[in-house]
Source information: A computed fold for a 75-nucleotide RNA from a Thermoplasmata archaeon, annotated as transfer RNA. It matches the Rfam family "tRNA". Rfam describes the family as follows. Transfer RNA (tRNA) molecules are approximately 80 nucleotides in length. Rfam classes the family as a transfer RNA.
RNA sequence: GCGAGAAUAGUGUAGCGGUCAUCACAGGGGCUUCCCAAGCCCUUAACCCGGGUUCAAAUCCCGGUUCUCGCACCA
Numbered sequence: 001g002c003g004a005g006a007a008u009a010g011u012g013u014a015g016c017g018g019u020c021a022u023c024a025c026a027g028g029g030g031c032u033u034c035c036c037a038a039g040c041c042c043u044u045a046a047c048c049c050g051g052g053u054u055c056a057a058a059u060c061c062c063g064g065u066u067c068u069c070g071c072a073c074c075a
Stems, first nucleotide, its partner, number of pairs: 001071007010025003018055001026044006048064005
């Protein structure tokens, strides 16, 4: 340099055009308990950036950034 894949709460992850973006861990509050842990309930927090298509985009298209893999180059 070329090609492919990926980017979503603090961490991991689901989503495949249509309700208020899913779940787990984590943080906060509560219940329980002699205390802690575990368990249960409530709650906090996210779509990498910019643009386009559409009534409607995390999802489709274009560009960018970063990461991974393959190929190429390598004095």

The coordinates come from a structure-prediction model, not an experiment, and the mean pLDDT is 81.